[in-house]
A computed fold for a 74-nucleotide RNA from a Pseudomonadota bacterium, annotated as transfer RNA. The RNAcentral record of the sequence draws on ENA. The source organism's lineage runs through Bacteria, Pseudomonadati and Pseudomonadota. Its Rfam family is "tRNA". By type it is a transfer RNA. The coordinates come from a structure-prediction model, not an experiment, and the mean pLDDT is 82.

RNA sequence: ACCAGAGUAGCUCAGUAGGCUAGAGCAUCGGAUUCAUAAACCGAAGGCCGGGAGUUCGAAUCUCCCCUCUGGUA
Repeated sequence: ACCAGAGUAGCUCAGUAGGCUAGAGCAUCGGAUUCAUAAACCGAAGGCCGGGAGUUCGAAUCUCCCCUCUGGUA
């Protein structure tokens, strides 16, 4: 330099042939339980989906530019 993949909650990820209100597990906090702690149980909080622009009635999802990471080729 070129090619491919990835970037969504504190962490690991799902969700993409555009359309309910963006979800799960773990972690955190609260509750209940217990003599107490842990586990299992119930609940809550936590995101404007890497940044910007465009298309569209409508974009995490499509297009363009940029940034970061991973792999490959030279």